Overview: FMN riboswitch aptamer (RFN element), 171 nucleotides, folded computationally. Of the family's consensus pairs, 100% are formed in the model. The coordinates come from a structure-prediction model, not an experiment, and the mean pLDDT is 79.

[in-house]
RNA sequence: ACCGUGCUCCGGGGUCGGUGAGAAUCCGAACCGGCGGUUAUAGUCCGCGAACUGCGGUGCUCCUGGCAGCAAUGCCAUCCAGCGCCAAGGUUGAUUCGGUGAAAUUCCGAGACCGACGGUCAUGAGGGUUUGCUUGUGUUCCCUCAGAAGUCCGGAUGAGAGGUGCACGCG
Numbered sequence: 001a002c003c004g005u006g007c008u009c010c011g012g013g014g015u016c017g018g019u020g021a022g023a024a025u026c027c028g029a030a031c032c033g034g035c036g037g038u039u040a041u042a043g044u045c046c047g048c049g050a051a052c053u054g055c056g057g058u059g060c061u062c063c064u065g066g067c068a069g070c071a072a073u074g075c076c077a078u079c080c081a082g083c084g085c086c087a088a089g090g091u092u093g094a095u096u097c098g099g100u101g102a103a104a105u106u107c108c109g110a111g112a113c114c115g116a117c118g119g120u121c122a123u124g125a126g127g128g129u130u131u132g133c134u135u136g137u138g139u140u141c142c143c144u145c146a147g148a149a150g151u152c153c154g155g156a157u158g159a160g161a162g163g164u165g166c167a168c169g170c171g
Base pairs, nucleotide, nucleotide: 003169004168005167006166007165009163010162015029016028017027018026030151031150032115033114034048035047036046037045043113044112051091052090053089056086057085058084059083060082061081064077065076066075067074068073095111096110097109098108099107117154118153119152123146124145125144126143127142128141131138132137133136
């Protein structure tokens, strides 16, 4: 120094204004960018993680059956149901032009674009109800359905790609 094992610590950022009874969700402007790789630095290249799903496996509880035992109970099988864990695979966004250079979709200049799931009072549709009158519309309250956030709230004091250091072991 490399490899293996165990452990420590670290491991996601960002808002103001306008309208309005009400919006950090509308409108306008602003702002943000996980990890590894890549001939030179990447939100947009190649992969990974996070989110959803999940073949299959497995733990606990329970159902049913069998065996052992005086009994408590234990063991085995089955795979029905519930809860949890692991997990192959699947689903899951976005970049162009010019310049420099040996080399850059990564740098410089300019212009674009993207951002899981659930929640939330400006909305829309339908229904019921109260009440006014000009009798088909306004109003009160309620219910149902659909729907608006990269920046707010939540799962998450979680998980995690990975990074860092230490110890031990082998050569």